[in-house]
Molecule: transfer RNA
Organism: Thermoprotei archaeon
RNA sequence: GGGCCGAUGGCUUAGCCUGGUUAUAGCACCCGGCUGAUAACCGGGGGGUCGUGGGUUCGAAUCCCACUCGGCCCA
Numbered sequence: 001g002g003g004c005c006g007a008u009g010g011c012u013u014a015g016c017c018u019g020g021u022u023a024u025a026g027c028a029c030c031c032g033g034c035u036g037a038u039a040a041c042c043g044g045g046g047g048g049u050c051g052u053g054g055g056u057u058c059g060a061a062u063c064c065c066a067c068u069c070g071g072c073c074c075a
Stems, first nucleotide, its partner, number of pairs: 001074007010027003020058001029045005051067005
């Protein structure tokens, strides 16, 4: 230098191919219930510029372009 893959709450992750209500779940965290108490279990809650910028569109996490970071491969 070239090619491929990945980036979404604190962590992990679904959704992306096929654009459409308010972005999914688990763990963690907070509050409550249960218990003599703890764990487990049950109920509720907060938390996301969907890597960055631009474009297309009535509408973008999703399509297009550039870039950044990480991983792998080729030279």